Transfer RNA from a Blastocatellia bacterium, 73 nucleotides, folded computationally. Its mean pLDDT, the model's own confidence on a scale to 100, is 82. The source organism's lineage runs through Bacteria, Pseudomonadati, Acidobacteriota and Blastocatellia. Rfam family: tRNA. Rfam describes the family as follows. Transfer RNA (tRNA) molecules are approximately 80 nucleotides in length. Rfam classes the family as a transfer RNA.

RNA sequence: GGUUGAGUAGCUCAGACGGAAGAGCGGAGGUCUCAUAAGCCUCAAGUCGGCGGUUCGAGUCCGCCCUCAACCA
Numbered sequence: 001g002g003u004u005g006a007g008u009a010g011c012u013c014a015g016a017c018g019g020a021a022g023a024g025c026g027g028a029g030g031u032c033u034c035a036u037a038a039g040c041c042u043c044a045a046g047u048c049g050g051c052g053g054u055u056c057g058a059g060u061c062c063g064c065c066c067u068c069a070a071c072c073a
Stems, first nucleotide, its partner, number of pairs: 001072007010025004019056001027043005049065005
């Protein structure tokens, strides 16, 4: 330098066909217990990597750029 894949909550990841952003773990509070753990209930936490474009509407489609990984050279 080229090709492909990935980037969404603190972490690991979902998100068919464009139409209300989610789960698990973790965190906070509660419940239970003599107490702790586990279990159960509730809550908080997101510029969806960045900038543009298409569209009535974009996490999703298109362009460029950034970062990471693998492969090729």